c-di-GMP-I riboswitch aptamer from an uncultured Clostridia bacterium, 84 nucleotides, folded computationally.
The prediction has a mean pLDDT of 88.
[in-house]
């Protein structure tokens, strides 16, 4: 230095839920909260998933992303510590 990830040390992030705000919704965000996470730091390139305002078809309704999910997977990139 790389790989790797301990009953180590110092820390970090923050699920569900509740309140407020934005949004058509999915969801995002601030506060409380803490399920968990060794990248649960960042990035929407690929797959997958969610929503359907608008549009299209149709009159039971359905399809569709330009919207979203990084705590779904892959990938890229940066990084604390140092046992086996």
């Nucleotide at each position: 230095c790389a790989c790797c990830g301990a009953u180590a040390a110092a820390g970090g992030c923050a699920a569900a839920u509740c309140c407020g705000u934005c949004g058509a919704a999915a969801g995002a965000u601030g506060g409380a909260g803490g399920c968990g996470c060794a990248a649960a730091g960042c990035c929407a390139c690929a797959g997958g998933c969610c929503u359907a305002a608008g549009g299209c078809a149709g009159u039971u309704u359905g399809c569709u992303a330009u919207g979203g999910c990084g705590g779904c997977u892959g990938g890229g990139u940066u990084a604390c510590c140092g046992a086996a």
The sequence was found by an Rfam model in a public genome assembly.